Model confidence (mean pLDDT): 81 of 100.
Large-subunit ribosomal RNA, half A from Spirosoma utsteinense, 1632 nucleotides, folded computationally.
The sequence was found in a public genome assembly.
The organism belongs to Spirosoma, within Bacteria.
Context: one part of a larger RNA
RNA sequence: CGUGACAACACGCAGCAAAAGGGCGUCUGGGGGAUGCCUAAGGCUUCUGGUGGCGAUGAAGGACGUGGCAAGCGACGAAACGCUGUGGGGACCCGCUGGCAGGGGCUGAUCCACAGGUGUCCGAAUGGGGCAACCCAUCAUGUUGAAGACAUGAUACCUUUCGAGGGGCAAACGCGGUGAACUGAAACAUCUAAGUAGCCGCAGGAAGAGAAAACAAGUCAGUGAUUCCGUCAGUAGUGGCGAGCGAACGCGGAACAGCCCAAACCAAUCAUGUUACGGCAUGAUCGGGGUAGUAGGACCCGACAUCAAGCUAACAAACGAACCGAAAGCACUUGGGAAAGUGCACCGCAGAGGGUGAGAGUCCCGUACGGGUCAGGGCGUUAGUGGGUUGGGGAUCCUGAGUAGGGGGGAACCGGAGAAAUUCCCUCUGAAUCGGCCGGCACCAUCCGGUAAGGCUAAAUACGACCAGAAGACCGAUAGCGCAGAGUACCGUGAGGGAAAGGUGAAAAGUACGGGGAGUACCCGGGUGAAAUAGAACCUGAAACCAGGCGCCUACAAGCGGUUGGAGCCCUCCUGGAGGGGGUGACAGCGUGCCUUUUGCAUAAUGAGCCUACGAGUAACCGUCACUGGCGAGGUUAAGAGUGUAGACACUCGCAGCCGAAGCGAAAGCGAGUCUGAACAGGGCGUCUAGUCAGUGGGGGUUGACGCGAAACUUGGUGAUCUACCCGUGGUCAGGUUGAAGGGGUGGUAACACACCGUGGAGGACCGAACCGAUAAGCGUUGAAAAGCUUCCGGAUGAACUGCGGGUAGGGGUGAAAGGCCAAUCAAACUGAGAAAUAGCUCGUACUCUCCGAAAUGUUUUUAGGAACAGCGUUCAGUGUUACCACCGGUGAGGUAGAGCGACCAACAGGAUGCGGGGGAGUCACAUCCUACCAACUUCUGAUGAACUCCGAAUGCGCCGGUGGGUGCUGGGCAGUGAGGGCCUGGGUGCUAAGGUCCAGGUCCGAGAGGGGAACAACCCAGACCAUCCGCUAAGGUCCCCAAGUGUGUGCUAAGUUGAACAAAGGCGGUCCGGCUGCUGGGACAGCCAGGAGGUUGGCUUGGAAGCAGCCAUUCCUUUAAAGAGUGCGUAACAGCUCACUGGUCGAGCGGGGCGGGCGUCGAUAAUAAACGGGCAUCAAGCACAUCACCGAAGCGAUGGACACAUACUUUGAGUAUGUUGUGGUAGGAGAGCAUUCACAGGUCGGUGAAGGAUAGGCGUGAGCCUUACUGGAGAGCUGUGAAAAGCAAAUGUAGGCAUAAGUAACGAGAAUGGGGAUGAGAACUCCCCACACCGAAAAGCUAAGGUUUCCUCCGCGAUGGCAGUCAUCGGAGGGUUAGUCGGGGUCUAAGGAGCAGGCGAAGGCCGGGCUUUGAGGGGAAAAUGGUUAAUAGUCCAUUACUAUCUAUGCAGGCUGACUCAUGACGGAGCGCCGGGGGUUCUGGGUCCGGACGGAAGUGGGCGCUGAGACAAGGCUUCGGCUGCGUCGAAGAACUGAAGGGGCUUCCAAGAAAAGUGAGAAGGCGUUAAGCGUAUGGAUACCCGUACCGUAAACCGACACAGGUAGCUGGGAUGAAGAUUCUAAGGUGCGC
Repeated sequence: CGUGACAACACGCAGCAAAAGGGCGUCUGGGGGAUGCCUAAGGCUUCUGGUGGCGAUGAAGGACGUGGCAAGCGACGAAACGCUGUGGGGACCCGCUGGCAGGGGCUGAUCCACAGGUGUCCGAAUGGGGCAACCCAUCAUGUUGAAGACAUGAUACCUUUCGAGGGGCAAACGCGGUGAACUGAAACAUCUAAGUAGCCGCAGGAAGAGAAAACAAGUCAGUGAUUCCGUCAGUAGUGGCGAGCGAACGCGGAACAGCCCAAACCAAUCAUGUUACGGCAUGAUCGGGGUAGUAGGACCCGACAUCAAGCUAACAAACGAACCGAAAGCACUUGGGAAAGUGCACCGCAGAGGGUGAGAGUCCCGUACGGGUCAGGGCGUUAGUGGGUUGGGGAUCCUGAGUAGGGGGGAACCGGAGAAAUUCCCUCUGAAUCGGCCGGCACCAUCCGGUAAGGCUAAAUACGACCAGAAGACCGAUAGCGCAGAGUACCGUGAGGGAAAGGUGAAAAGUACGGGGAGUACCCGGGUGAAAUAGAACCUGAAACCAGGCGCCUACAAGCGGUUGGAGCCCUCCUGGAGGGGGUGACAGCGUGCCUUUUGCAUAAUGAGCCUACGAGUAACCGUCACUGGCGAGGUUAAGAGUGUAGACACUCGCAGCCGAAGCGAAAGCGAGUCUGAACAGGGCGUCUAGUCAGUGGGGGUUGACGCGAAACUUGGUGAUCUACCCGUGGUCAGGUUGAAGGGGUGGUAACACACCGUGGAGGACCGAACCGAUAAGCGUUGAAAAGCUUCCGGAUGAACUGCGGGUAGGGGUGAAAGGCCAAUCAAACUGAGAAAUAGCUCGUACUCUCCGAAAUGUUUUUAGGAACAGCGUUCAGUGUUACCACCGGUGAGGUAGAGCGACCAACAGGAUGCGGGGGAGUCACAUCCUACCAACUUCUGAUGAACUCCGAAUGCGCCGGUGGGUGCUGGGCAGUGAGGGCCUGGGUGCUAAGGUCCAGGUCCGAGAGGGGAACAACCCAGACCAUCCGCUAAGGUCCCCAAGUGUGUGCUAAGUUGAACAAAGGCGGUCCGGCUGCUGGGACAGCCAGGAGGUUGGCUUGGAAGCAGCCAUUCCUUUAAAGAGUGCGUAACAGCUCACUGGUCGAGCGGGGCGGGCGUCGAUAAUAAACGGGCAUCAAGCACAUCACCGAAGCGAUGGACACAUACUUUGAGUAUGUUGUGGUAGGAGAGCAUUCACAGGUCGGUGAAGGAUAGGCGUGAGCCUUACUGGAGAGCUGUGAAAAGCAAAUGUAGGCAUAAGUAACGAGAAUGGGGAUGAGAACUCCCCACACCGAAAAGCUAAGGUUUCCUCCGCGAUGGCAGUCAUCGGAGGGUUAGUCGGGGUCUAAGGAGCAGGCGAAGGCCGGGCUUUGAGGGGAAAAUGGUUAAUAGUCCAUUACUAUCUAUGCAGGCUGACUCAUGACGGAGCGCCGGGGGUUCUGGGUCCGGACGGAAGUGGGCGCUGAGACAAGGCUUCGGCUGCGUCGAAGAACUGAAGGGGCUUCCAAGAAAAGUGAGAAGGCGUUAAGCGUAUGGAUACCCGUACCGUAAACCGACACAGGUAGCUGGGAUGAAGAUUCUAAGGUGCGC
């Protein structure tokens, strides 16, 4: 502006606009805590030395205390931040800890070292008990007059030789008992894991082993306890001979050490037996003796010696604490600061290290070296004790017995029962006696070695809790231990689990003072300091994320947000030019993220909200290959030793052993050969030399073996505060209804029976609250609640519900049974460990460049998504143009495609013929006949075949030759692949369906970009090294989108057909073309004009049927130019109009037919218009043919460049040149590099500013590198070599931070607030008052559990409180809990627990009926009324009582007492009786008050003056009551009235124990006593709890949570009621 009339608003179009919003950039901040640097104080891993235990003399570990003020840590223990002595030390001290106050110290403190003292309570815990840190005792002694109290000491159990010892704790190492499973064997059972893990017992500084009944044996050998190291050796062996397991001898070393009993024999003592009384014998005990294998000893005969270790005592060396001594530096410059720089000096047995304002030999601490000796230590010396040796003899005696061995069953050894020695255990057996016995891998012989059945034994070896020292190619705050102080906070009933969190500065100099402010907050000014953007939330200060300023862009524009081109605007530089640089980016072209997994992903398949940090192929040993190095027919040491040293290092020894130098064979064996074999034949394997030891790298094996991830299995513990069941002891269930049995009465009966009436009060009875449950629905579902709420609902005297105390435990419990429950977990709980179980599975796996580059196939597989071998890839070496590939020529075999079948086989269709058969006829039987039935052979015609072939290609294959290429092959290292897919061709299968499936050949995708196809892995074109605003083409295109023709020529199509998905049978007088055929000047075809008749309305039928409903028909005959017994329309039927047919007119082909072809048309229905890419296009921009030009790719070419390879040259530089060489790439192979951290060496930088941060510029193919305004404020590069915790985007990764949704949902019962005043900076909320509302069997009051200070007061408001807050259950400080009588203990017992006797068991331990002890909402002595505090009260106070014990006195009277009996002492239900509080109703006086003002009234309120009167505990009692100091005091009377008390009745399921008490009593004691009873006096009376919440904001539920939580009281009206509704006292209005 237009339209809707205007406006508003909407729509359309155009222009100008940037306030808000958005985008990019930049600057300045916030946020956050990465990075760098650091380590006051941490950790990790080692090495060396020491020490290797502590404990009844009370440990380890704790509890509670101790300070002037004291919470935590540390220290200490009532002698308590400390006491004593000795030594050291020498000026400050009273810990961390800094303040206030007050003290100590040169007459030597604090402090350090050593030796002592003290050391509460718990804990083995030990006098008894117990819920650890508490309770309660007994005895002795002491204090006191007794009781009592206090102090000190003693008092457990087991063993014991009577002296004493044990117990418990502690890191690993050791010995023993017991002993898994996962796992491996690709399953699993023997086997493995493994005698591992775990549990248990016990010990020591080590343990264990150990002095031959041993090894060995090639030699008429040899070794000589044990242990440990190296080797032997992955050998001998063993083994579902699988997986695996796996020695020994010997040799080299370390260290070394040997002894004692039993017995024979002798003697003593004791006992027993015996005796001839001298003794003897036997047994036991002790002493002597004696200890061996060439046997030894006893025994007999001789000889000789006094020497060991060890032990005890005294003296006593080294060593050894605190600690001490100890050399030498100044000036200038910069700077906040000197240790830096410069200059000139010095020390060094000290230049390790650390600190000091930066980088110090000479400033400090130290360091080298030396001194010092307490305690300790104990080499050594002395004394004592302590041992025997040997010769000969050879008669006798001794020399380890339920033993060795054997049978059976097991175990250990390398050895799995094997031919199986040896050793050990159980069982059944069972020797020999030195002329013996055992062993030498079954067994036997010979030989050799040894001497069992008793014992002890250092060192070499293992470990590391503790102490001291040292070190690191270890970490540096998400690292390193879990911990830079933590086993803390927190979670869990418990066992158990288990964090986060470092940094001011050189020095606190930690901001005086002022201002704003309610302010001790915070901010500003100012001050300190080198710096305050170092200000305590403090070094640096990244990113995500959140803001603000400025520049540009953005209001007709759709999408991986970039890239390429690019106008305008803004800034800037040099110098002025269409200049360079920067920011923005109108408009235009192209363009579907990353990773993983796949045949294939933008996929609507996986993973990731974003950022930062962390986060995954490592290490040891063994063998293999390659490279490098040493030596080389040789190579090499291991353990260990020595020397040096600061050393963990180096050097030198050490040749034990290993590999190689010879093989072949099953072996004997032989040997450059050997085996096979008859073979002097053949063949197999060898010979004709190169190894070995290290280092590095690739890959393999065993180990967790690239990281993360199970479901599970096993083992040891922890749980029944939830829940299941059980045991013990207590409690609870308003009210109403029904009316069983029994018994009573009446009737009735012979008697019963029976009936009725009333009585009675039964019941897994009825209704229905509390209580318990959970039927239905709704709500809730990130809840109020990890199971609830609302309404309805089930049970509610029972198999009911419930409190407290107990019991049962994981292949176990418990289960009225649901596989339910066993702590929000259950087809096997939880927790630690085996353990990093295993995972052929999934996911993830981190910097760069270069070269090559697959597979998805075969065979086998408890195998199919895995694996082995082969195939295909890569790399190294060898071979050397022949093996390989392509093409050309020649040659050969073949049976496919096709074809054929009168060539076989098989099979099909029709015809002819009709053997044979079927059916029928034939009066029966035959003969015979018929047949539109079936049908053989033959024949005619046609046609088929993977398993037919008389035939028969192309292609492929073999061989020969030629040409071109440059492969191929052999061996070694390393792989990946073994899910494939589309398209074309040939086949199978399927439906000649599939984006189907299975083969074969090819191709592409896979792993391949580019162009075309609208888009689109595999279709067409074409194989991307890089750059270019150059050229030519391919497929495909050239009207516009959109580069190139509105090209040329000729047709076709009319359907927008078509313009690229595909479309049928069938239909079409759509149209074009080509043959064929018919009609046609004898006039066709069409039109027009005219005719289209008669018999007759044919017959039949019919109501009618007349050409035209229907039926019949030789549909006939006649007149005709022609005209049907009629082609349609039509009528009731006729009529009528037509047609066929005929004539005329017209005048040339036909608007006749058929066949074939082109294009078209219908057939044609799916959800947006939506199936030409679109616009659109009609002689085309469609279709067809022909033709010319142009466009068009990462193809080809051009120019420049990079790399690789080959060849040549070469100055040797990975240099140069050439190439008709190459450079897409997943799995994968090979090569070359970058970065990070640390080490060594060399050489540098740094307060005149390192690292880090943050910008900008430059260099390199890249990973990256260099420089840098600014920030920062102390360390860091470079080169070479080496070593790795060595590179992140993904793992539903880990941790932290920050976004998003979003200023959204929500703010937790819908019982409800309003007004006035007060306080205050501030009031919806805090306080007061008024009104309103809610609960009232509770939402009131008391109390148990549980909690543990939440109670009260004052001061606060940062956090907590779902808002606020002046308030609080919050923060700070102070205060508060008072007992003989209440509860618990000092009393009792229950279930149950513990201990003992006793029993059992590998061990730990388990049972335990008797005994002891414990164990309580059960039993059991005793108090009330008032008053008082901010907070306690039968607790304090007042008053009045009571209980127990002791004592005094009086009186009475014996006292005590095992034991016995009784009591204590008990169920359910029902029904009476008594009767309290309370309630209802009625009922005095006086006085004061009654609130806008005035007046009046009431049993309305106040006072307590009068006063009727009442009463607690208690006392008395005739049990009815009376009394009562004192207290209360308007109340009293009547009525009502329990569930309490005390009874009764009835029922069956028959309903704790003990203490205590009473009675009896054997026995005992006994006469001024003791003791008991009673009365009256007196004395004593301990410990613990006591606040507060307690249906809840304080307990259990993560919360100030709609849930849960035992018991008692529980008023009025209504009513049966505790139902219901309303209400009182009292409480509350639910914290937006």